Notes
Predicted 3D model of a 99-nucleotide RNA (SAM riboswitch aptamer (S box leader)) from Clostridium grantii DSM 8605. Lineage of the source: Bacteria > Bacillati > Clostridiaceae > Clostridium > Clostridium grantii. Its mean pLDDT, the model's own confidence on a scale to 100, is 83.
RNA sequence: UAAUUAUCAAGAGAGGUGGAGGGAUAGGCCCUAAGAAACCCAGCAACCAACGAUGAACGUAUGGUGCUAAAUCCUACAGCGUUAGCUGAAAGAUAAUGU
Numbered sequence: 001u002a003a004u005u006a007u008c009a010a011g012a013g014a015g016g017u018g019g020a021g022g023g024a025u026a027g028g029c030c031c032u033a034a035g036a037a038a039c040c041c042a043g044c045a046a047c048c049a050a051c052g053a054u055g056a057a058c059g060u061a062u063g064g065u066g067c068u069a070a071a072u073c074c075u076a077c078a079g080c081g082u083u084a085g086c087u088g089a090a091a092g093a094u095a096a097u098g099u
Base pairs, nucleotide, nucleotide: 003097004096005095006094007093008092013041015040016039017038021031022030023029025076026075027074028073042068043067044066047064048063049062050060051059052058072091077088078087079086080085
């Protein structure tokens, strides 16, 4: 890095450092000096492991990740629809496998 499977409308700080950018890509539309990214702390969740229990669902949150504006912010392709819009895919993200 290919591939497979599952999930993606819930949840999470008026903290510290930091200083201008950020929301994958493109187009929109937004966030940001009442401070962006990043790091630290804090928190959320519970995919894997561990531990406990069970017929199973499950629980704890110790370890491995992950996450903490907006539905994966919306749309990107296809179908349906006069429109509004709906459904599915693709792409992306995360986890667990894995060559």

The same sequence occurs in records of 2 taxa.